About this RNA: A computed fold for a 335-nucleotide RNA from a Pseudomonadales bacterium, annotated as Bacterial RNase P class A.
Order: sequence, then structure tokens, then C1' cells
RNA sequence: GGAGUUAGCUAGGUAAUCGCUGCUUUGGCAGAGGAAAGUCCGGGCUCCAUAGGGCAGAGUGCCAGGUAACGCCUGGGGGGCGUGAGCCCACGGCAAGUGCAACAGAAAGAAAACCGCCAAGUUUUCUUGGUAAGGGUGAAAUGGUGCGGUAAGAGCGCACCGCGCAGCUGGUAACAGUUGUGGCAAGGUAAACCCCACUCGGAGCAAGACCAAAUAGGAACUCGAUGACUGCGGCCCGCAGGUGAGUUCGGGUAGGUUGCUAUAGGUGUUUGGCGACAGACAUCACAGAUGAAUGAUUAUCCUCGACAGAACCCGGCUUAUUGCUAACUCCCAUU
Repeated sequence: GGAGUUAGCUAGGUAAUCGCUGCUUUGGCAGAGGAAAGUCCGGGCUCCAUAGGGCAGAGUGCCAGGUAACGCCUGGGGGGCGUGAGCCCACGGCAAGUGCAACAGAAAGAAAACCGCCAAGUUUUCUUGGUAAGGGUGAAAUGGUGCGGUAAGAGCGCACCGCGCAGCUGGUAACAGUUGUGGCAAGGUAAACCCCACUCGGAGCAAGACCAAAUAGGAACUCGAUGACUGCGGCCCGCAGGUGAGUUCGGGUAGGUUGCUAUAGGUGUUUGGCGACAGACAUCACAGAUGAAUGAUUAUCCUCGACAGAACCCGGCUUAUUGCUAACUCCCAUU
């Protein structure tokens, strides 16, 4: 000097004037985000509702913690990518079963010999037997490398690695290490069906509650107290309510208040913890619009300003994106 990785902060600042919304002691105070986006998860809250069991269905899937909870976060284990700093994982089971892998290839899972190698016979060209080390096909060919052995070969035997089983050590555990033993089970795939473990009511602020007003206390049909019917993911059982219930046609209203912001809240200090986070003390109140509020002008500073607007609230994940700072890794040049 260049390239990269991780983390933090920020999202133009200051002053004045006019304007908008909420609150107000009438002096003033406050007024979009780190993602408000996506609507992908989890809840708080409201209602069904007094609310149980099973089947089907759906979700998650290494271990230990955190959290109100989660498919999230932290730490660890294993695997993969990268020279590295670091990053990613849809990470239970194929020896329960059923599938799938076109074509090519002898053969794609107890199936198999095209070329080749060896032996014998011999009609010199073929036949029979052995073989799976070499070659070919393929994404993948019956553990891998080496030595011995053999007619030629092959775990046929041996050594090491791999795999299975058992013991011991460390660790809460996932797992890791080590010792012994066995020539050793027919590979891959479960974001294939499936099996296993755990979890799971539904609908949603347009939920729900109250007030006012208007119309037609309308008409027709079906069923019905031995119970029709109703109970908002599907079915069954159970439980509860129950004299009117259901369907069709037609008419009126759709206005206001509330829910609506003090919360699993923010900030600071401190204690514990590797960490996520938890406790204690102190302090603050930081939007509540409803056809939808924060805009305009002037001056000045600078790192010259991107992505982009709350609508019940909160915790996450994912996506878009400006500028600044710090640490770490690699490369090049010089001293």
C1' cells in the first nucleotide's frame, strides 16, 4: 500500500420563524425505524368456553443452558468450506419395512464376466474350467495402501488405516482417547415414503365492550320437547347449553366512545456467569393518528447524508442500505 473477516456507533448537526398532532398547572413538554419492511415463527391481550380423551394432521430433530415462549440466542461436540482471520449445517434411524438411481455397462445389491490373466484339450481356430488383481462403462462397481502367496488371482494371509463388538479413562452430556478382539454385515439416498422422540384448540383490535339512531316487533319453507339444534382446524367419544332452531327472499343502520399505550419497558452503576442472560440499587416516561399528524424557509458547520413511514403491543429471524471507528488475517514493496 492492497485485499478480506468480525464487532460497535450512526442514519446529517446547530439556531431562528411560520405550520400540523397529542398532553397540559396555559408556563410549556413530546412527536416514525434499525430495519417501522416481509407476514416467516413465538407470545401478551380479547372472545368462543366449564373444557377432557383418542385418531388423523402439522412442526421440530447432536448435547447442555438462556428465555414468557420459539423453528430464536449462547456455549460445547461432530461434519463441511476457506492459505488464514473466520463462516455454514434440514446434525435422530438404512441391521424394521417399502421405494428410487434414465442411459451406458457383464452386472446397480446375494446380482454378475465384455476385454484381459491362468490351466487343460486341441480341429491353431475354438471349447471347457478357474479368476475378479489390470482395463472399459458409469455419479457410484463388493473397504483402501503395501508385502507375501498363487497356475493366474482374491482379506487368501500379514502390517497399518477403516468398520463392528467389548472393557477402561476423561467429560453433566453429545463425544474423545486408549486397550483387546473379529477378516468383517449386501454400498448410496429419509428437504424419498416410513419408523422413533418431543411439542401443538381456534379466531383475531376489522378481536371485544358500551352508547345513540334508524327500519318492516317483515314474509315464506323445513324440522322440533321421547329432544331437533348449538358449542369457530377435521373426525369420534365424552361434557355443557337447550324451545324454539335452521334455510331463502326483502328492508334499515354502518355514527360515536373505548380497547389505545407504564410496559416480559428504557437507561446508568454494581454482583454472579466463558456467554446468552439473571439479581440488586437508582433514574426516566420517549407517538397514539383515524382518508390518516412532524412540513416549509433562512443562516451556518461537516464525515456532504443511503434504505426508507408506526396503526393493539412485544421477543426473534430474513431481506434492503449510507457513513465512521476498532481489532484480527493474508499478499506485495521498502528499511

It matches the Rfam family "Bacterial RNase P class A". Its family is annotated with dimeric ribonuclease P complex, tRNA processing and ribonuclease P activity in the Gene Ontology. Rfam describes the family as follows. Ribonuclease P (RNase P) is a ubiquitous endoribonuclease, found in archaea, bacteria and eukarya as well as chloroplasts and mitochondria. The coordinates come from a structure-prediction model, not an experiment, and the mean pLDDT is 76.